Predicted 3D model of a 75-nucleotide RNA (transfer RNA) from an uncultured archaeon.

């Protein structure tokens, strides 16, 4: 230098092929119930404008372009 893959809450992850309206789930955290207390269990709450910027579109996590970070391979 070239090709490909990955990037979504504090952590992990689904959704992306075929765009559709409030981005879902688990763990953690906080509150409550239960218990003599703790743990476990049950109920509830909180948190991501989806790596960054731009474009297409009525509408983008999803499509297009550039860039940033990580990884694999080729030279």
């Nucleotide at each position: 230098g070239g090709a490909c893959c990955c990037g979504u809450a504090g952590c992990c992850u689904a959704g992306c092929a075929c765009g559709g309206a409030u981005a879902g789930g688990g763990c953690a955290u906080c509150g409550g119930c239960u218990u003599u207390c703790u743990a476990a269990g049950c109920c509830g709450a909180c948190g991501a404008u989806c790596g960054u910027g731009g474009g297409u579109u009525c509408g983008a996590a999803u499509c297009c372009c550039a860039c940033c970070g990580g990884g694999u391979c080729c030279g």
A source record names the gene trnR. Model confidence (mean pLDDT): 81 of 100. The sequence is in RNAcentral, with records from ENA. Rfam family: tRNA. By type it is a transfer RNA. From the family's description: Transfer RNA (tRNA) molecules are approximately 80 nucleotides in length.